[in-house]
RNA sequence: GUUGUCGUGGCCGAGCGGUUAAGGCGUUCGACUAGAAAUCGAAUCUCAUUUGAGGCGUAGGUUCGAGUCCUGCCGACAACG
Numbered sequence: 001g002u003u004g005u006c007g008u009g010g011c012c013g014a015g016c017g018g019u020u021a022a023g024g025c026g027u028u029c030g031a032c033u034a035g036a037a038a039u040c041g042a043a044u045c046u047c048a049u050u051u052g053a054g055g056c057g058u059a060g061g062u063u064c065g066a067g068u069c070c071u072g073c074c075g076a077c078a079a080c081g
Base pairs, nucleotide, nucleotide: 001080002079003078004077005076006075007074010025011024012023018064026044027043028042029041030040031039045054046053047052057073058072059071060070061069
C1' cells in the first nucleotide's frame, strides 16, 4: 500500500430497520452480621427536569423511521504485497 473483519457505558458484551440501547462485572447506598465475607434490594451515560431531548469511533447519505443499510475519514486486528 491492497483486501477483509471490527469500533456500543469505568470494563466485558447483546441488540431481525420500528418495542426501553439487554445482561454481567465493577462502583455507591441500604438490608443482614458483634464486625466482615457471602447473599439480597436499590441506584449507576449527558442535558433539562413536569412531560421530554440527545447519545452506539467520527462526518455525511438513504428511509416515514438508522446502533442496524450505504459512503468518506480515524483507529484496532488479520491476510496478502